RNA sequence: CGAGACGACCGGGCGGCCGCGUCGGAGGCAGAGCUUCCGCCGAGGAACGUCCGGACUCCAAAGGGCAGGGUGGUUGCUAACGGCAACCCAGGGUGACCUGCGGGAUAGUGCCACAGAAAACAGACCGCCCAGCCUCGGCUGGGUAAGGGUGAAACGGUGAGGUAAGAGCUCACCAGCGCGGCGGGUGACCGUCGCGGCUAGGUAAACCCCACCCGGAGCAAGGCCAAGAAGGGUUCCGCCCACGGGCAGAACCUGCGCGAGCGUUCGAGGGCUGCCCGCCCGAGCUCGCGGGUAGGCCGCUUAAGCCUGCAGGCGACUGCAGAUGCGAGAUGGAUGGCCGCCGGCGCCGCAAGGCGUCACAGAAUCCGGCGUACAGGUCGUCUCACCCG
Numbered sequence: 001c002g003a004g005a006c007g008a009c010c011g012g013g014c015g016g017c018c019g020c021g022u023c024g025g026a027g028g029c030a031g032a033g034c035u036u037c038c039g040c041c042g043a044g045g046a047a048c049g050u051c052c053g054g055a056c057u058c059c060a061a062a063g064g065g066c067a068g069g070g071u072g073g074u075u076g077c078u079a080a081c082g083g084c085a086a087c088c089c090a091g092g093g094u095g096a097c098c099u100g101c102g103g104g105a106u107a108g109u110g111c112c113a114c115a116g117a118a119a120a121c122a123g124a125c126c127g128c129c130c131a132g133c134c135u136c137g138g139c140u141g142g143g144u145a146a147g148g149g150u151g152a153a154a155c156g157g158u159g160a161g162g163u164a165a166g167a168g169c170u171c172a173c174c175a176g177c178g179c180g181g182c183g184g185g186u187g188a189c190c191g192u193c194g195c196g197g198c199u200a201g202g203u204a205a206a207c208c209c210c211a212c213c214c215g216g217a218g219c220a221a222g223g224c225c226a227a228g229a230a231g232g233g234u235u236c237c238g239c240c241c242a243c244g245g246g247c248a249g250a251a252c253c254u255g256c257g258c259g260a261g262c263g264u265u266c267g268a269g270g271g272c273u274g275c276c277c278g279c280c281c282g283a284g285c286u287c288g289c290g291g292g293u294a295g296g297c298c299g300c301u302u303a304a305g306c307c308u309g310c311a312g313g314c315g316a317c318u319g320c321a322g323a324u325g326c327g328a329g330a331u332g333g334a335u336g337g338c339c340g341c342c343g344g345c346g347c348c349g350c351a352a353g354g355c356g357u358c359a360c361a362g363a364a365u366c367c368g369g370c371g372u373a374c375a376g377g378u379c380g381u382c383u384c385a386c387c388c389g
Stems, first nucleotide, its partner, number of pairs: 002384009012342007020042002023039007044360001048371002051369005056218004063277004068214005073087005088102001089100004103209002108207002110203003125148002127144007156174006175199001177196008222298004231254006238247003256290007269281004305326002307322006343358006
């Protein structure tokens, strides 16, 4: 000085005026409540996607099987995960580093187009060798897979011996596979030595097999209060009476009306949110017609939380402390508008300065991840090339 690899952070700032929401405080109004003033706080690093995992709530007091789904090297972290960290192996890169649907093809099934003789217990197109015949061009029979060709891939590679010509036919070395020994590592694996037959393709991100894991639904979960309708029951009490009862009021409880079908322990229906078994609840359930109400409160934000400091760990992360550290809860859904100065980037200009522009995007039960979007800017570590010392 240039090119790269990995990681982290910011993403507008300051001031003024007016305005909005929760909460707290002080007043005013007779006040359910309304209103005035003051104060603290008030959208993210992804709030997006709804792809995973949970907390929480209900089914529910619980079980077994089948189906279905998920994951797939090892060891750790975490509440958990399909996440994260470190490592192993394979592949890519000069390298820093990056990538991996990483168990099984000797359980079975399927597929490998075209080309090629042949694509899986394969096989002879061109060739090579031997024997016989022959019109001297060749033909028939046998042997062969070393050479050439086709292809993404053709039943190990190189060399030597051997052979009629060849072939792991034999041998040496190597790769692979199988069986063992020793060493290192928690482990996946790595290194090394020995023996052996000579080598039986690829594909599971195809079906499948194996190992491990998995109840379901979801804050519109789930609770509480109020309201509503024609009636009914119990008690109290006033009036009337033919002594059978009737009318009006108050309190409490229950609860919309009419019809049809089924059912009431010989169980309709419901639940275990795919099915079966099994278990449990159960006096109502289903359909048709008609009438009434649908408002408010909780859940709702102090959390496996963030930040700071110290200690442990290669790391993910864990422990301890923080007594003035931070920490929105809306519900027809708040956090905004205007002005001024500054800042970043781009262009023009010698300069002063001028012009333009400033990303993705918006809490709705909450949290941990992953994926996606993002104008511009800042920082750190490492690699390679060139030059100078």
Molecule: Bacterial RNase P class A
Organism: Catelliglobosispora koreensis DSM 44566